Record summary
Predicted 3D model of a 495-nucleotide part of an RNA (small-subunit ribosomal RNA, 5' domain) from an uncultured Parcubacteria group bacterium. Model confidence (mean pLDDT): 86 of 100.
Context: one part of a larger RNA
RNA sequence: AAUUCGCCCUUGGGCGGUGUGUACAAGGCAUGCAAGUCGAAUGUCUAGUUUACUAGGCAUGGCAAACGGGAGCGUAACACAUUGAUAACCUACCCCGAAGACGUGAAUAACCUUGCGAAAGCGAGAAUAAUACACGAUGGUAUUAACGAGCAUAAGCUUGUUAAUUAGAGCUUCGACGCUUCGGGAGGGGUCUAUGGCCUAUCAGCUUGUUGGUGAGGUAAAAGCUCACCAAGGCUACGACGGGCAUGGGGCGCGAGAGCGUGACCCCACUCACUGGGACUGAGACACUGCCCACACUCCUACGGGAGGCUGCAGUCGAGAAUAUUCCACAAUGGGGGAAACCCUGAUGGAGCGACACCGCGUGGGGGAUGAAGGCCUACGGGUCGUAAACCCCUUUUACAUGGGACGAAGCGCAAGCUGACGGUACCAUGCGAAUAAGAGGUUGCUAACUCUGUGCCAGCAGCAGCGGUAAUACAGAGACCUCAAGCGUUAUCC
Numbered sequence: 001a002a003u004u005c006g007c008c009c010u011u012g013g014g015c016g017g018u019g020u021g022u023a024c025a026a027g028g029c030a031u032g033c034a035a036g037u038c039g040a041a042u043g044u045c046u047a048g049u050u051u052a053c054u055a056g057g058c059a060u061g062g063c064a065a066a067c068g069g070g071a072g073c074g075u076a077a078c079a080c081a082u083u084g085a086u087a088a089c090c091u092a093c094c095c096c097g098a099a100g101a102c103g104u105g106a107a108u109a110a111c112c113u114u115g116c117g118a119a120a121g122c123g124a125g126a127a128u129a130a131u132a133c134a135c136g137a138u139g140g141u142a143u144u145a146a147c148g149a150g151c152a153u154a155a156g157c158u159u160g161u162u163a164a165u166u167a168g169a170g171c172u173u174c175g176a177c178g179c180u181u182c183g184g185g186a187g188g189g190g191u192c193u194a195u196g197g198c199c200u201a202u203c204a205g206c207u208u209g210u211u212g213g214u215g216a217g218g219u220a221a222a223a224g225c226u227c228a229c230c231a232a233g234g235c236u237a238c239g240a241c242g243g244g245c246a247u248g249g250g251g252c253g254c255g256a257g258a259g260c261g262u263g264a265c266c267c268c269a270c271u272c273a274c275u276g277g278g279a280c281u282g283a284g285a286c287a288c289u290g291c292c293c294a295c296a297c298u299c300c301u302a303c304g305g306g307a308g309g310c311u312g313c314a315g316u317c318g319a320g321a322a323u324a325u326u327c328c329a330c331a332a333u334g335g336g337g338g339a340a341a342c343c344c345u346g347a348u349g350g351a352g353c354g355a356c357a358c359c360g361c362g363u364g365g366g367g368g369a370u371g372a373a374g375g376c377c378u379a380c381g382g383g384u385c386g387u388a389a390a391c392c393c394c395u396u397u398u399a400c401a402u403g404g405g406a407c408g409a410a411g412c413g414c415a416a417g418c419u420g421a422c423g424g425u426a427c428c429a430u431g432c433g434a435a436u437a438a439g440a441g442g443u444u445g446c447u448a449a450c451u452c453u454g455u456g457c458c459a460g461c462a463g464c465a466g467c468g469g470u471a472a473u474a475c476a477g478a479g480a481c482c483u484c485a486a487g488c489g490u491u492a493u494c495c
Stems, first nucleotide, its partner, number of pairs: 002493002006490002009487001014361006020354002022319001027317003031314003036063003041060008070272003080196003084192003089189003094185007102136004112125005142165010170177001198244003205235003210232008247269004251262004275294004297308004325351001327350003333347001334345004364394004374385004400431005408422001411418002439484005444465003450479005460467002
């Protein structure tokens, strides 16, 4: 000097702004909420004025739920950072370009009837629709194969001919929105290379899918990624292998710098989601609030069987020196769905609590000597607190009261018009009256600041040196003084 600080005193310590707030138990969690939306894809049920219309529900279907939010367990690794490569790859929604959308069919849920079960839930029968599902036709610059041409090179790229294979869905307010195939783009991702960044040799040898090849499988994709066979390789004192600790970076603290330390908040990347394993769906997951299995734990049960996962926002128990509200709103920004209106959004915007940090402001200003009273000291003359107070004249930041009162609004709607959580907040004006507001640590040296009394190696102090045994500027009290100041000291850690 600094900190995600903690504690003590100030036990009232006045206000505002901006930040920030479980560092321990990745311990356990009651309750509520945190991911839905679309009737302009479809069937149907209910209610209302039962053909029509309006509102709501169930189910099929589409998109989203892989984002956003949290945490740092694991990880010494292509995890991260930087640099390249991908002639070894993928990409829903969005944008651009080219082409197409012709026919047909079988089901199924909700609903209805019915059965089992305490529940969770599970069946059986009958009926029905679609942008759900399936089949046929057509089709190219798509895919595969064969034969060429040009270019490049390590396997490739571009292109020509032939053959085979592969598509579609409608809705509509007629404006549009969608559907299929191909090419390109943008953004996003996968994989690989080189280099870089901890401790330990009281870890010196390690390795059998191990190292390479051939063939096959597998992936979006190269590859021992996996398998069969063959060879015997590969790494290592430039530290392999083992052990310990640990997310990495941008950054942050200190320092003139070199550097040392660190990785809270914010941003990027990675990893994790009760613990361990697994795949399904999908453009994308091996998926925090999806599925299956196992273990532990908790809960319900009619004992037959079931349900659950806060390392989301609040909140609770526990642990601890220690860390907040079971708040308001989708008004703004952003995200998902929708043609839109709109709906959802504990993301986000805000408010609340905490002197936790930083910054700013205030607790008054001018005059006022007989240097009042009082306290302390005294050589008893006086000195000092001290212009300090009283008293006089002002001011009103702030506090309080009253009145006015936002920006943030872009948007939506044919229009009229409507839309602000924060918030009656900020801010402005008026009134009022010095009124509502000062403490902490220290005073032997380091180190700014000294006297008296008490105590008598006692009681005690202390960061180091060291004070205290009868004149203690070092203990305790008082007065005076010094330094900071809504804080001041102390503890821990780093420089």
The full RNA is in RNAcentral, with records from ENA and SILVA.